[in-house]
RNA sequence: GCGAGUGGCUGGAUGAUCGCGCCGCCUGCGGUGAGGAAAGUCCGGACACCACGGAGCAACGGCGCCGGGUAACGCCCGGCCGGAGGGGGCGACCCCUUCGAGGGAAAGCGCCACAGAGAACAGUCCGCCGGCGUUCGCGCCGGUCAGGGUGAAACGGUGGGGUAAGAGCUCACCGCGUCCCGGGCGACCGGGACGGCACGGCAAGCCCCGCCGGGUGCAAGGCCGAAUAGGGAUCGCACGGGCCGAGGCCCGGGGGAGCUUCGCCCCGCGAUCCGGGUUGGCUGCAAGAGCCGCGCGGUGACGUGCGGCCCAGAUGAAUGAUCAUCCAGGGAGCGUGCCUCCCGGACAGAAUCCGGCUUACAGGCCACUCGCCCCC
RNA sequence: GGGCGCUUAGCUCAGCGGGAGAGCACUGCCUUCACACGGCAGGGGUCGCUGGUUCAAUCCCAGCAGCGCCCACCA
Numbered sequence: 001g002c003g004a005g006u007g008g009c010u011g012g013a014u015g016a017u018c019g020c021g022c023c024g025c026c027u028g029c030g031g032u033g034a035g036g037a038a039a040g041u042c043c044g045g046a047c048a049c050c051a052c053g054g055a056g057c058a059a060c061g062g063c064g065c066c067g068g069g070u071a072a073c074g075c076c077c078g079g080c081c082g083g084a085g086g087g088g089g090c091g092a093c094c095c096c097u098u099c100g101a102g103g104g105a106a107a108g109c110g111c112c113a114c115a116g117a118g119a120a121c122a123g124u125c126c127g128c129c130g131g132c133g134u135u136c137g138c139g140c141c142g143g144u145c146a147g148g149g150u151g152a153a154a155c156g157g158u159g160g161g162g163u164a165a166g167a168g169c170u171c172a173c174c175g176c177g178u179c180c181c182g183g184g185c186g187a188c189c190g191g192g193a194c195g196g197c198a199c200g201g202c203a204a205g206c207c208c209c210g211c212c213g214g215g216u217g218c219a220a221g222g223c224c225g226a227a228u229a230g231g232g233a234u235c236g237c238a239c240g241g242g243c244c245g246a247g248g249c250c251c252g253g254g255g256g257a258g259c260u261u262c263g264c265c266c267c268g269c270g271a272u273c274c275g276g277g278u279u280g281g282c283u284g285c286a287a288g289a290g291c292c293g294c295g296c297g298g299u300g301a302c303g304u305g306c307g308g309c310c311c312a313g314a315u316g317a318a319u320g321a322u323c324a325u326c327c328a329g330g331g332a333g334c335g336u337g338c339c340u341c342c343c344g345g346a347c348a349g350a351a352u353c354c355g356g357c358u359u360a361c362a363g364g365c366c367a368c369u370c371g372c373c374c375c376c
Numbered sequence: 377g378g379g380c381g382c383u384u385a386g387c388u389c390a391g392c393g394g395g396a397g398a399g400c401a402c403u404g405c406c407u408u409c410a411c412a413c414g415g416c417a418g419g420g421g422u423c424g425c426u427g428g429u430u431c432a433a434u435c436c437c438a439g440c441a442g443c444g445c446c447c448a449c450c451a
Stems, first nucleotide, its partner, number of pairs: 001372010012326007020033006035347001039358002042356005047217004060213005065079005080102001081100008103208002108206002110202003125148002127144007156174006176195008221283004231274007239252006253267004276450003290309008327345001329343005334337001377447007386400004394431001402418005424440005
């Protein structure tokens, strides 16, 4: 220098003309007009309504190393541990990058296909060793888990001793567990003593432990207007009477005029379903966990003080098009010029709002890693 | 705008951690003079895609993609 990958930032500028939505003055001007993701709707909230004495439990769902940040989070920051890669060092070890849904498998249940002798209170297929028999090919009985073989995984690993052969049988180191000491808020780290294998993996299988969560979502909700049959079915409450046991169960539709019967008139509240009408307006609805700059505290996420600013509100749904000049970028032409011509800026587009995550993204800038080439 | 569900053979669907299956359809053979029916045999799959957990994924988890359903107001 070129190429690839990862991460972060950015996501064309100015002017003119014609348009579109909203606002202000009022009929022509002025102001303003998409995003880092406005997206997926995956988490967390604000807000609103519904339900409910408070709180707690159960069920269901979610989260899960430690500490911190935050309104909150499954997000972010810092750290610990583990895996992978690279670098430095003789080495012990240290540094850098990156990834991790990273509690518990000695509470219990379940699963571990095929292969293999054996897959979880194990086990003898080959082999090794001992004894007995032998037709000398081998057979039977016993020991063994060190070696072979199978498997993703074989019931601690390496080495020495020991033994008929072997085995934590024994010893040293490593690993595991229990206890103690020291450091750290903590995850955890360092050291010592003891135990002697007892404890394989899977919890994005059930489960256990700890923590969190009432439900529905702006088509929430409030107000106004228009129209229609406040119609029908079922259930509950209300109303009257009776029964027992404080509370429930059973029966009866109820009320009015009326002496009574028939007949007549009127009919409460709520839920679900069917049916009827409308496809309108205002609000919620944009000054907010708001944006910018500077200072301070903090390793950082972030917090805080001061100053400044107002920054889209549509409802089939505006935010566009053309031209000119430039800014990146690509290509072609020879006349190799800081020339001419052509192409040309992605993904995508608000819909109650906010904090995150994830996904899409041309080109440019920065950082890191890797590969190749050139120079010193 | 908000909420929920489903993607497995050409079609309709089972399967829910260890072999990818059923019915219809398709192909060949038998049966028939021929066809239908029937019988036998066979072919056909990126389990929507990409990652993760696991020894092992159609299945468990996450993210994308496609398809489908529901939710308006008034009396």
This is a predicted complex of two RNAs, RNase P RNA and transfer RNA, with 451 nucleotides together.
Rfam match: Bacterial RNase P class A. On this family, see Frank and Pace, Annu Rev Biochem 1998: "Ribonuclease P: unity and diversity in a tRNA processing ribozyme".
Model confidence (mean pLDDT): 78 of 100.